This is a predicted structure of a 373-nucleotide RNA (Bacterial RNase P class A) from a Steroidobacteraceae bacterium.

RNA sequence: CGAGUCGGCCAGGCAGCCGCUGUGUACACAAGUGCAUGGAGGAAAGUCCGGGCUCCAUCGGGCAAGGUGCCAGGUAACGCCUGGGGGGCGCGAGCCCACGGAAAGUGCAACAGAAAGUAAACCGCCCAAGUGUCGCGCAAGCGGCAACGGCAAGGGUGAAAGGGUGCGGUAAGAGCGCACCGCGUGAGUGGUAACACUCUCGGCACGGCAAACCCCACCUGGAGCAAGGCCAAAUAGGGAAGCGGGCAGCGCCUGUGGCUGCCACAUGGGCCCCCAUGAGGCUUCCGGGUAGGUCGCUAGAGCUGCGCGGCGACGCGCAUCCCAGAGGAAUGGUUGUCCAAGACAGAACCCGGCUUAUCGGCCGACUCGUUUU
Numbered sequence: 001c002g003a004g005u006c007g008g009c010c011a012g013g014c015a016g017c018c019g020c021u022g023u024g025u026a027c028a029c030a031a032g033u034g035c036a037u038g039g040a041g042g043a044a045a046g047u048c049c050g051g052g053c054u055c056c057a058u059c060g061g062g063c064a065a066g067g068u069g070c071c072a073g074g075u076a077a078c079g080c081c082u083g084g085g086g087g088g089c090g091c092g093a094g095c096c097c098a099c100g101g102a103a104a105g106u107g108c109a110a111c112a113g114a115a116a117g118u119a120a121a122c123c124g125c126c127c128a129a130g131u132g133u134c135g136c137g138c139a140a141g142c143g144g145c146a147a148c149g150g151c152a153a154g155g156g157u158g159a160a161a162g163g164g165u166g167c168g169g170u171a172a173g174a175g176c177g178c179a180c181c182g183c184g185u186g187a188g189u190g191g192u193a194a195c196a197c198u199c200u201c202g203g204c205a206c207g208g209c210a211a212a213c214c215c216c217a218c219c220u221g222g223a224g225c226a227a228g229g230c231c232a233a234a235u236a237g238g239g240a241a242g243c244g245g246g247c248a249g250c251g252c253c254u255g256u257g258g259c260u261g262c263c264a265c266a267u268g269g270g271c272c273c274c275c276a277u278g279a280g281g282c283u284u285c286c287g288g289g290u291a292g293g294u295c296g297c298u299a300g301a302g303c304u305g306c307g308c309g310g311c312g313a314c315g316c317g318c319a320u321c322c323c324a325g326a327g328g329a330a331u332g333g334u335u336g337u338c339c340a341a342g343a344c345a346g347a348a349c350c351c352g353g354c355u356u357a358u359c360g361g362c363c364g365a366c367u368c369g370u371u372u373u
Base pairs, nucleotide, nucleotide: 001369002368003367004366005365006364007363008362009361010360012338013337014336015335016334017333018332020039021038022037023036024035025034026033027032041344045355046354048353049352050351051350052349053224054223055222056221065220066219067218068217069216070084071083072082073081074080085099086097087096088095089094100215101214105213106212107209108208122155123154124151125150126149131146132145133144134143135142136141163181164180165179166178167177168176182204183202184201186199187198188197189196190195228295229294230293231292238286239285240284241283242282243281245263246262247261248260249259250258252255265278266277267276268275269274302321304319305318306317307316308315309314339342
């Protein structure tokens, strides 16, 4: 210098003007005004996991359903993270993996192919024995050919063909025998463990698929801030109490009731007389709930710094800081200027993760290559 790997950080800057909103404070009866100060993100997103919080349910256990799945640790918890093991990729830094069980059972494997799992034989190889047949021979037998016989090395099909390579062996072959590799059994050693290594034995039995059913181990009650608590109008329901006049008579369903008469009352006709109408219900209290208000609401598994423990995730201690909290929903608009010309995108109860989107740039650690010294 070039190519690359991993980790972290920033997310247009500055200034003027005009707004919106939380809080504090001063003034004001109030509406509000002034001043000070705070005001989106690394993903606020998807709502995919995990937890806090709230209400409901709940002795415990089992079934069902769903989820997770190498080991150890971290954590409030996790399907997350860290470290380790195993497998795969890369020259390397490094990256990727749902990575328990297929020697419990059931099932699946299109097409092709002889055969897809109790193996099988299309082409092929071979006639040692047996069989068939032809020839020769008096006969014993010898020679040739063959499959309804032997074989599974080679070819062919397939994603996959019942260990691989080599030597021996054989009629041809074959774990048939042997060596190495693979696989499995048993033991030992190291490691907390996953697992690794060594020895021994076994001639190979036990092919693949469990993000197929299933088996094993572990985990999971439900709903969600429109959760939920408090205050509480109008209207219409619900409940309780009181009033709905007095006297006499009739009558009954025995009452806040009906009819008649008299007196009284209320309302209207301006008022009295007089006339009409009237008892429809009215008043008060209680309770549930709606509108509305308010709390929940942001001081927290918090930020930053330092120290200590740990390989690390992380934990502990001390100091320090307060960093949006709305409710039709604020966090903006505009002008100037600078540059490398500005991406994805907008909180709604709160946290920890994962995933996805993202202009441009900065920093650190490391790898490979080239050149020069």

Background:
The prediction has a mean pLDDT of 76. The organism belongs to Steroidobacteraceae, within Bacteria.